[in-house]
This is a predicted structure of a 73-nucleotide RNA (transfer RNA) from Methanothrix sp. The source organism's lineage runs through Archaea, Methanobacteriati, Methanomicrobia, Methanotrichaceae and Methanothrix. It matches the Rfam family "tRNA". Rfam links the family to the GO term triplet codon-amino acid adaptor activity.
């Protein structure tokens, strides 16, 4: 080089097709429980790779860069 596919929170991942408050688990933080510690219970931070576009409305459609994979050459 050409094609396929992926990219969401500190980890794993749903949602995407059919556009309409961004969800879970796990980690963390803070309290409650215990004579301490696990375990359990309750609240919280915390995330859409990136630039355009269409739209009223974009994680979704659309192009275009970047990065992983994986295939052909």
């Nucleotide at each position: 080089g050409c094609g396929a596919u992926c990219g969401u929170a500190g980890u794993c991942u749903a949602g995407c097709c059919u556009g309409g408050u961004a969800g879970g688990a796990c980690g963390u933080u803070g309290c409650c429980u215990u004579g301490c510690c696990a375990a359990g219970g309750c609240a919280g931070a915390g995330g859409c790779c990136c630039g355009g576009g269409u739209u009223c409305a974009a994680a979704u459609c659309c192009c275009g860069g970047c990065g992983g994979u994986c295939g052909c050459a």